[in-house]
Small-subunit ribosomal RNA, 3' major domain from an uncultured bacterium, 456 nucleotides, folded computationally.
Context: one part of a larger RNA
RNA sequence: AGACGGGGACCCGCACAAGCGGUGGAGCAUGUGGUUUAAUUCGAUACUAAGCGAGGAACCUCACCCAGACUUGACAUAUAGCUGCAAGCCCUAGAAAUAGGGUCGCCUUCGAGGGUGCUAUACAGGUGCUGCAUGGUUGUCGUCAGCUCGUGUCGUGAGAUGUACCGUUAAGUCGGAUAACGAGCGCAACCCCUAUCUUAUGUUUUAUUUGUCAUGAGAAACUGCCUACUUUAAGUGGGAGGAAGGCGGGGAUGACGUCAAAUCAGCAUGGUCCUUACGUCUGGGGCGACACACGUGCUACAAUGGGAAGUACAAAGGGACGCCAAGCCGCGAGGUGGAGCAAACCCCAAAAAACUUCUCUCAGUUCGGAUUGGAGUCUGCAACUCGACUCCAUGAAGUUGGAAUCGCUAGUAAACGCGUAUCAGCCACGGCGCGUUGAAUACGUUCUCGGGUCUU
Numbered sequence: 001a002g003a004c005g006g007g008g009a010c011c012c013g014c015a016c017a018a019g020c021g022g023u024g025g026a027g028c029a030u031g032u033g034g035u036u037u038a039a040u041u042c043g044a045u046a047c048u049a050a051g052c053g054a055g056g057a058a059c060c061u062c063a064c065c066c067a068g069a070c071u072u073g074a075c076a077u078a079u080a081g082c083u084g085c086a087a088g089c090c091c092u093a094g095a096a097a098u099a100g101g102g103u104c105g106c107c108u109u110c111g112a113g114g115g116u117g118c119u120a121u122a123c124a125g126g127u128g129c130u131g132c133a134u135g136g137u138u139g140u141c142g143u144c145a146g147c148u149c150g151u152g153u154c155g156u157g158a159g160a161u162g163u164a165c166c167g168u169u170a171a172g173u174c175g176g177a178u179a180a181c182g183a184g185c186g187c188a189a190c191c192c193c194u195a196u197c198u199u200a201u202g203u204u205u206u207a208u209u210u211g212u213c214a215u216g217a218g219a220a221a222c223u224g225c226c227u228a229c230u231u232u233a234a235g236u237g238g239g240a241g242g243a244a245g246g247c248g249g250g251g252a253u254g255a256c257g258u259c260a261a262a263u264c265a266g267c268a269u270g271g272u273c274c275u276u277a278c279g280u281c282u283g284g285g286g287c288g289a290c291a292c293a294c295g296u297g298c299u300a301c302a303a304u305g306g307g308a309a310g311u312a313c314a315a316a317g318g319g320a321c322g323c324c325a326a327g328c329c330g331c332g333a334g335g336u337g338g339a340g341c342a343a344a345c346c347c348c349a350a351a352a353a354a355c356u357u358c359u360c361u362c363a364g365u366u367c368g369g370a371u372u373g374g375a376g377u378c379u380g381c382a383a384c385u386c387g388a389c390u391c392c393a394u395g396a397a398g399u400u401g402g403a404a405u406c407g408c409u410a411g412u413a414a415a416c417g418c419g420u421a422u423c424a425g426c427c428a429c430g431g432c433g434c435g436u437u438g439a440a441u442a443c444g445u446u447c448u449c450g451g452g453u454c455u456u
Stems, first nucleotide, its partner, number of pairs: 005456001007455007015445002019408005026299008034290002042053002064285007073123001077122006085115001088103006106114002125274002128272003134268002136263003139259001141257001146185006152161003165176003191251004196219007222245001225239005288427001301401001305360007317348003322341002327336003367398001372393007414437007
C1' cells in the first nucleotide's frame, strides 16, 4: 500500500421483506454427467458449464468407427522434361471412390505460346498437441463508481496528499470547506428508437390534397415558474401549467484491472509432431445407445375449464431456384390450378386469448395427451438405423408436487398468439423479435447474498 474479519459506522441493489407466477413430483423435448459401444468426434464444468460453441447431425456437414482406395496428392505456387490432350457421353467391373474399353475431341498472332494431362523436384495438407508461448474476440465482478497522472507540499523511505470531511446525487453528481492546484480514463451529455404538436412532401393510402399513415425538417422539459425546508449553496418535498417533470421510457455505449477465466475446432499465429499418413477420396455406421443422476424448457393435472357454432380487433417481418390468391379434388396432411407480386400495390395471413349462444357437472372424466397398431402426405439420390406432418384406432403417468430453489417493481409479471434467422426437409417445445389482454405488492433495512466509502 492492499486483501481479509462470525470488527465498527454509513449507503446501495428484486439482496431480504411485501406480493404474483414458477422450478423441485408426472409425461415428453433438449443439453450434460455416467455407463455402454467398433465409434458413441471435440470443446465448455460453482457463481461466469449444462435449449452452451450448434442461427438446423438422414448423405454432406464430420473432426469419430469399420471397410475399400490414392500418394506432388482434393487445394496453391515455381522449375525442368514429355504430351495434337481436357471435360462430357456410352459400355463393362464395383457398394462407391475408381479402373478398363469405346465415342466425341481445345485455342492460337503458327513461337511447342497459352491451357490440360503425365513424370521428377521444391513442396502441399493436418478440426494433430500446446489458450500455461500468442494475436484477435468474449464472459465475469459491473453500467458498480471507481482508476490514475502532472506540478506542488508532507514523509529518511515505502508512500501520503489531491480522491479525506460536511451536505447532496443514480453517479469521484454537484455545492461548501480544504496544502493543494489542475488534468486524464470512466459518470453524465452528444447517437438511435419511443410518447405530444407544428410544418413540407404524397407514391402503392383515402370516396376526397384525406392524413390514420409514411418520409424529412422543426418546436417542446430547463428544477424554467410558485412554495416550504436547507448554510443565502448544491439540492430535497409539495404545487401549477403541460402530451410528457425532475435521468419521461427503452437501446447502444462496459474505466484501471481481476479470474495464467474461455477459445490453437471461427480466423490468424510461434513452437512441436505426422508425411504411401495424424494427409486425401468413397460406401456404410456413429455423433440419436440407456440401469441411472443433474440442468433448462414444453404440455398438463381441469369448470377463471374442455368441446361445438358464430362474430371481432394487431404489430413487426419475409418473398423470384421465391411468396403463392380465387376456383376445383381430398375428412385431412396435401394435390391441382394458374391470377398477382422484385412488393405501403400481390402473397404468406387464419391472429389467438377475447365476446355471444349451446353443451359437459367434478369423474382419472367430453380433463390429460404419452405410448402403440394401421393407413397416408410432403421434402429429398435416399426417411431402416434417424425427418416432419395428416387421418382412424389406442388412450399411460398425472388430482398442484418434500427438503430446497428461481424470475419479476408497470405497460412490468402473468397469459395469448404472430413473425423471422438457420433451412431441400426438419426432430424449434430452442434463439431473436413483434404486438394483444393486463395485475398484485414494497412497512422497512434487523437478517441472507453481492457491492461502494471511511475506519480498526

Its mean pLDDT, the model's own confidence on a scale to 100, is 84.